[in-house]
Model confidence (mean pLDDT): 81 of 100. The RNA shown here (small-subunit ribosomal RNA) has 1486 nucleotides and comes from an uncultured marine bacterium. The RNAcentral record of the sequence draws on ENA, Greengenes and SILVA.
């Protein structure tokens, strides 16, 4: 910096990611060099080989080697040979020196004077090495070695004999040295130094041979040893440890101080500044990571410490308690003749084990160093050097230029044009670093001995000569020839550079963290194609950063984690003026040190660079001299902070007595009679034994109405009738007095509601537990009757609360307005006046703050002191441990695991059994239905070969279907075809095709017979074959266009600019009024836009005008039984084309206005005059791939497609919409009138005959304002008389009509005949507010005919009722809660059940480390010792004290595991209920 909580914001706040590091590992790849670097695990075991020796110039010497001498044998000068001789070079084994205490390995132990700095030994030692000074005289006795003899398997070892020395031992000398004791002089820093005299005592050597050695002593360097000062993890769920502990006085012990050790005395001594305990740990110089403070490590290199199989212990030595020494013990492991005996790779390689992992049983001492040596040498697995691994860093190279026909092929993608792979490659030129062959070919080497030469001082300097190269014939040059020998890994949904195909289909997988996969997956696998690194890429594993996410630099605590319930008050911590002194902090100089290396800067060496040289920085530290503001120490003053007294005042401050009246409640009596209580309703309950209600009396505990308040007191809890008595506290005033006495507080202590608990009282009301009633599905609740505990008092415990202002305390500042208790002062106190000013206690606001909400002098501002608290949800305030508590429990308080949230304030929504205001046939008031009956007619279910498919709350159901017998039809059952149909192009053939007419057959189809084109000869037509191109009512309406239903004809939905706001957002649109309207006015941080609303259209309602045929006839005329029949008119009706006309314009009221009221006026029509057509932003992933269209997917001799015949019409059933009715406001008969609007030629059809009809047959008239259809209810008679009928028409029989290829499955009508339910419908529901509800009928569309009671339209007849907005349902607006936002059909809680993890507690089992005690106790030092051995020194032996190790004991600590047990987390779809979020349905929480 970014990703991740929300619909969106903005904050808190986790967790992830992008960086850089590694002794790494792991998977893919892999050309070469240079430099570095390689058991991080088992201090597990360890074969085999080497890692420490050397000196003959220290010694006696002669085993090997060589040489000489001597003899002797081979025939001889010579040769070879054997024996002799230590004569020489040398040199095994021995004795002696001197080294083995360095070098190298490892980190087990160790939290320590281990280690870093920084000092001090006046408390010390130092081989070798360098200076100086002295000295080196005389004597002696052993031992190994080597012979001789044993033991034994072997390591070993025993007894004799004789030798040597720079080995050992005695004596002499004695400057010095060391003690002691006695003076003398100096000096410091307390013991005390230093110089100096005397006396007593101890104590020294070594030679070899000429190169050196050896003793004493002083000093120098090196090495060491102690001693302090400061720094040096983590746990307080480790709080007290300590008997040699802490001093002293004397010894003894050390090189050397010390309780190091012992005698005795005292009783100290360390610890909240963290003693002891536990855990982990080697320390630094450095590394790594950060701007830096810091965090984190501690390989490689350097210094330092510890260790060497485990444990202990000492000896030698200048130095060790000693990694290739020694003795004991232990465990291991080996050899053995079973008597006994060997060993320690944490050295260099190299086994074996562990393990995710870590190399050669390599060369040479040539260089650097070290050891011995006089020196040549010798000896070093330190060292150099090769070897093996991409483990790291660096450097190199895989070619470079040209080359578009942007080739092809081959992948890939496409809209079939293309497009990428791509200047890539093919071709052309140039280059050779690398590799390869070949040829040349170092640097690292300095010098020693030895020899020459110069100075000089008999042995030192100086120069010159002068053997030696592991690596390696490496590094490097040079030459040939030729692109010839050399690219891979990760990754591409965002975070993150890089996209598109096909596979798959919540599988198979991917995942650092959001997350991706359920049929169009840039996320899984593949491929094409990009991106980024590159001899490397990824990943995994740790650490730092990012994280300001423990914050000194640098965070927070009213709502997010977070102020302790509250106050008193120990240590701490911070503290008013003013003077003096100090110099502790703090400042600035100086001086030593702060090892090298590492880190930075410059220069330089390897071709460069990694490496490596040099020089400087730098190493913030510890010292140590000044300085003297400020901070601290000390003295001394001051008064304003703090306190003290005085006056004056306040209050439900506290504790303890006492008094009081109302109410309850019980008792007694009285008077009274049937209910009384109690609920939404009831019931338990209490009353005729007499409640309830009233009186009157008495008795009892509890709590104190009005006053009372945003009042008042208290530290907080808290406190309220009145009064007494004790006690505190606040404020103001005014001085007098103390003079910083202050603030704050860890640990502590003291108070601390309410419940609870102990003991003893009390006990009306109320009232957990419990009982019984009622509600519910249940109701362990809510409500109700009742009721013990408690509440109340005494005196003791608990010690906790949303114990809240969710706000520690304390002092200083920093605009206002305002109400309110106490007080106090001025002003005329003339009134309940006005004004100043302390203290509280509230409200409002500027500036500031805050994430916003708010806060705002009573901070959450500005600052400064102290104390407490916090650091992601959950697990958990749980578990284990302690401490209090009688208990209940409180206090302190984790971790495994688990999630990627979890959370604050905001904001717009949607929601609510929250509020408010409107509206609608939404309710009401009212008319008719609708559910009962039958049938029609859809859909469910069922049934079937198949009942094809859609549609499913509203918003599916008389719906797509506005016409299922075949056809439609897509379904089933059989039979057939493989391109039917349509268009075209190309080839070709060809004269058929076609019709008739018959077979088979169910038909498609299949055959058979008969017919047989036109031509202007160029072709046309016609068929067939053959390519190509098709079909699919198959799947996805959740890929989708289009189109449609709903919300809703509701009135709302947005922009634009400007203001608000950190934002999401908000204003506008919101408040007051009006309206059917977001429709309009006023008002306003908002002005004006836009879809919508109205309006513009269409029919309807009047008038006028234009025009009169098919229309109409009023005047004139023919004319008929009658008829606008005819002439004729064009007035009227109409009829269709243009106008008028309505706009709250006028009036009256009300009102600011818009804008409402009026049986106002006029007007045909009055406030939208009626109706239609018109549907915003969007909501349901609503409906449709099945009207069409489409992308994808899916078939292809079938899911195409054709054909018979069946089926959509089935039937215990349930529903939904209609039809006829249950009748008299009616049926029926007779009779008589009155529409409008459509529609017609394969049409409608007048008239006429037939036939009961239904229709049949003839047959005008119209392609229509001319023809075609009887309107019906209604009215005017008749006739029935309340009944299953003259209502009502299902069912069924029988005979017909028509339509059609056909009417059986399955058509309509028509005559007779039959005469079923059915007597007005339960719970529940529907549809209308005026020409409208009821009712009557007419017509068309789809069609051959019809299931039509449907459906769309037309008129005739012609109503009831609306008081009103309480409730029902919908909708709009404002508000107000939310933990919803997939939006209440929501989100969510706990128990059971199930699987998984971890984890608590448990009888018991079974480890481990550290301590006590007692038992025994090797080796050793020290301490003792009379009998042995020495001539002594001394030694043997025996003994005594510690002690490793080992047994036994009782305890505490911490692990493992353990039947049972107890809770916690996880886990798409288990039970049971619904506690929470809304007023969540009983407000929630503590």
């Nucleotide at each position: 910096g970014a990703g991740u909580u929300u619909g969106a914001u903005c904050c808190u706040g986790g967790c992830u990611c992008a960086g850089g590091a590694u002794g790494a590992a792991c998977g893919c790849u892999a050309g070469c060099g240079g430099c570095a670097g390689g058991c991080c695990u088992a201090a597990c075991a360890c074969a085999u080989g080497c890692a420490a020796g050397u000196c003959g110039a220290a010694c006696g010497g002669u085993a090997a080697c060589a040489g000489g001498a001597a003899u002797u044998a081979g025939c001889u000068u010579g040769c070879u040979a054997a024996u002799u001789u230590g004569c020489u070079g040398a040199c095994g084994a021995g004795u002696g020196g001197c080294g083995c205490a360095c070098g190298g390995g490892u980190g087990c132990g160790u939290a320590a004077c281990g280690c870093g700095u920084a000092u001090a030994c006046a408390a010390u030692c130092u081989a070798c090495c360098u200076u100086u000074u002295g000295c080196u005289g005389a004597g002696g006795g052993a031992u190994a070695g080597c012979c001789c003899a044993g033991a034994g398997a072997a390591a070993u070892u025993u007894g004799g004999a004789u030798u040597a020395a720079u080995a050992c031992c005695u004596c002499a000398u004695g400057g010095u040295a060391u003690u002691a004791u006695u003076g003398a002089u100096a000096g410091g820093c307390a013991u005390c130094u230093a110089u100096u005299a005397a006396u007593a005592a101890u104590u020294a050597a070594a030679g070899g041979u000429u190169a050196c050695g050896g003793c004493a002593a002083a000093a120098g360097a090196u090495g060491a040893g102690u001693a302090u000062g400061c720094g040096u993890c983590c746990c307080a769920u480790u709080a007290g440890c300590u008997a040699g502990u802490u001093g002293g006085u004397g010894a003894a012990g050390u090189a050397a101080c010390g309780g190091u050790u012992c005698a005795c005395c005292a009783a100290g001594g360390c610890a909240a500044c963290g003693a002891u305990g536990g855990g982990u740990a080697g320390g630094g110089g450095u590394c790594c990571u950060g701007a830096g403070a810091g965090g984190g490590a501690g390989a490689u290199c350097c210094c330092c410490c510890a260790c060497a199989c485990u444990g202990g212990u000492a000896c030698u030595g200048a130095g060790a308690c000693a990694c290739g020494g020694a003795c004991c013990a232990g465990a291991c492991u080996c050899c053995u003749a079973c008597g006994g005996g060997a060993g320690g790779c944490a050295g260099c390689a190299g086994u074996g084990a562990g393990g995710a992992a870590u190399a050669u049983u390599g060369g040479a001492c040539a260089a650097u160093g070290g050891g011995c040596g006089a020196g040549a040498g010798c000896c070093u697995g330190a060292u150099c050097c090769a070897g093996c691994c991409a483990u790291g860093c660096c450097g190199c190279g895989u070619g470079c230029a040209g080359g578009a026909a942007g080739a092809c092929u081959g992948c890939c993608c496409u809209a079939u044009g293309g497009g990428u792979u791509g200047u890539a490659a093919a071709c052309u030129g140039c280059u050779u670093u690398u590799a390869u062959a070949c040829a040349g070919g170092a640097a690292g080497a300095a010098u020693a001995a030895g020899c020459c030469u110069u100075a000089c001082g008999u042995g030192u300097a100086a120069g010159g000569u002068g053997a030696u190269g592991a690596c390696g014939g490496u590094a490097c040059u040079g030459u040939a020839a030729g692109a010839a020998u050399a690219a891979g890994g990760a990754c591409c949904g965002g975070c993150u550079a890089a996209c598109u195909c096909c596979g798959u289909g919540c599988c198979a997988g991917c995942a650092g963290c959001c997350g991706c996969g359920g049929u169009a997956a840039u996320a899984c696998g593949g491929a094409g194609g990009g991106u980024c690194c590159g001899a490397g890429c990824g990943u995994u594993a740790u650490c730092c950063g990012g994280a300001a996410u423990u914050a000194u630099u640098g965070g927070g605590u009213u709502u997010a984690a977070a102020g302790g319930g509250u106050c008193c008050g120990u240590a701490g911590g911070c503290g008013g003026a003013u003077g003096a002194u100090u110099a502790a902090g703090u400042c600035a100089g100086g001086g030593g040190u702060g090892a090298a290396a590492g880190u930075u800067u410059g220069c330089a060496g390897c071709u460069c660079a990694a490496c490596u040289g040099u020089a400087a920085a730098a190493u913030u530290g510890c010292u140590u001299u000044g300085a003297u503001a400020c901070u601290g120490g000390u003295c001394a003053u001051c008064u304003u902070g703090a306190g003290u007294u005085g006056u004056a005042u306040u209050g439900a401050a506290g504790u303890a007595g006492g008094c009081g009246g109302a109410a309850u409640a019980u008792g007694u009596a009285g008077u009274g009679u049937a209910g009384c209580g109690g609920u939404g309703a009831a019931a338990u309950g209490c009353a005729u034994a007499g409640a309830u209600a009233u009186u009157a009396c008495a008795u009892a505990g509890a709590a104190c109405a009005c006053c009372a308040a945003u009042u008042g007191c208290g530290a907080a809890g808290g406190c309220a009738g009145c009064u007494u008595a004790c006690u505190a506290a606040g404020u103001a005033c005014u001085a007098a007095c103390u003079g910083a006495c202050g603030c704050u507080g860890a640990u502590g202590g003291a108070c601390g509601a309410a419940a609870g608990c102990g003991u003893g009282g009390g006990u009306a009301g109320c009232g957990a537990a419990c009982a019984g009633g009622a509600u519910u599905a249940g109701a362990u609740a809510c409500c109700c009757u009742g009721g013990u505990a408690g509440u109340c008092c005494a005196c003791g415990c608990c010690g906790u609360a949303a114990a809240c202002g969710a706000u520690g305390g304390a002092u200083a500042c920093u605009a206002g307005c305002u109400g309110u208790u106490c007080g106090g002062g001025a002003c005329c106190u003339u009134g309940a006046g006005u004004u100043c000013u302390g203290a509280g206690c509230g409200g409002c606001u500027a500036a500031g703050c805050g994430a916003a909400a708010g806060u705002g002098a009573u901070a959450a501002g500005u600052a400064u002191c102290c104390c407490a608290c916090c650091u992601g949800g959950g697990g958990a305030g749980u578990a284990c441990g302690u401490u209090c508590g009688c208990a209940a429990g409180a206090a302190u308080g984790a971790a495994a695991c688990u999630c990627a949230a979890a959370g604050g304030a905001a904001u717009u929504g949607a929601c609510g059994g929250g509020g408010g205001c409107c509206c609608g046939c939404a309710c009401a008031a009212g008319c008719g239905g609708u559910g009962g009956a039958g049938c029609a007619u859809g859909u469910g279910g069922u049934u079937u070969a198949a009942u094809u498919c859609g549609a499913u709350g509203a918003u599916a159901c008389g719906c797509g279907a506005g016409g299922a017998a075949c056809c439609u039809u897509a379904c089933c059952a059989g039979g057939g075809c493989u391109u039917a149909a349509a268009u075209g192009u190309a080839a070709g053939u060809u004269g058929c095709a076609u019709g008739a007419u018959u077979u088979a057959g169910a038909g498609a189809u299949a055959g058979a017979u008969c017919u047989u084109u036109c031509u202007u000869c160029g072709g046309a037509c016609u068929a067939c074959u053959u390519a190509c191109a098709a079909g699919g009512u198959g799947c996805u309406g959740c890929a989708u266009g289009g189109u449609u239903g709903u919300c809703g004809u509701c009135a709302g939905c947005u922009c634009g600019u400007g203001c608000c706001g950190u934002g999401a957002g908000g204003u506008g649109u919101c408040a007051g009024g009006u309206u059917a309207a977001g429709u309009c006015c006023u008002a306003u941080a908002a002005c004006g836009a836009g879809c919508g609303c109205a309006a513009c259209c269409c029919c309807u309602g009047u008038c006028g005008u234009u025009a009169g045929u098919u229309g109409c006839c009023a005047g004139c005329a023919a004319g008929u039984u009658a008829a606008g029949u005819u002439g004729g008119g064009c007035a009227c009706u109409c009829u269709a084309g243009c106008g008028a006309g309505a706009c709250u314009g006028c009036c009256a009221g009300u009102g600011c206005a818009a804008a409402c009221u009026g049986u106002g006026a006029g007007g045909a029509a009055g406030g939208u005059g009626g109706g239609g057509a018109u549907g915003a932003c969007g909501u349901c992933a609503a409906a449709u791939c099945a009207u069409c269209a489409c992308g994808g997917c899916c078939c292809u001799u079938a899911c195409g497609u054709c054909c018979u015949g069946g089926g959509c019409u089935a039937c215990a059933c349930a529903c939904g919409u209609g039809c006829u009715a249950c009748a008299a406001u009616g049926g029926u008969c007779g009779g008589u009138a009155c529409a409008g609007a459509g529609a017609g030629c394969a049409g409608c059809c007048a008239c006429u005959a037939c036939g009961c009809g239904a229709g049949u047959a003839g047959g005008a008239g119209c392609g229509a304002a001319u023809c075609u259809a009887u309107a019906a209810a209604a009215c005017c008679g008749a006739u029935c008389u309340c009944a299953g009928u003259u209502c009502g028409g299902a069912u069924c029989g029988c005979a017909g009509u028509c339509u059609g290829c056909a009417a059986c499955u399955c058509g309509a009508c028509u005559g007779c005949g039959u005469g079923a339910a059915g007597c007005u419908g339960g719970a529940a529901u529907c549809g209308c507010u005026a020409g409208u509800a009821a009712u009557c009928g007419g017509a068309u569309a789809u069609c051959a005919g019809c299931c039509a009671u449907g459906a769309u339209c037309c008129g005739g007849u012609g109503a009831a009722u609306a008081c009103g907005u309480u409730c029902c349902c919908g909708g709009g607006c404002c508000u107000u809660g939310u933990a919803c936002a997939c939006a209440c059909c929501g989100c969510c809680c706990g128990u059971c059940a199930a699987g998984c993890c971890a984890u608590g507690g448990a009888a018991g089992c079974u480890g481990g480390g550290a301590g006590u005690a007692c038992c025994u106790g090797a080796a050793g030092u020290c301490g003792g010792u009379u009998a042995c051995c020495g001539c002594a020194a001394g030694g043997a032996g025996c003994u005594g004290c510690c002690u490793a190790g080992g047994g036994u004991a009782a305890a505490a600590c911490u692990g493992g595991u353990a039947a049972c047990u107890g809770g916690g987390g996880c886990u798409a779809a288990g039970u049971c209920g619904u506690a929470a979020c809304a007023a969540g349905g009983u407000a929630a929480c503590c």
Its Rfam family is "Bacterial small subunit ribosomal RNA". Rfam links the family to the GO terms ribosome and structural constituent of ribosome.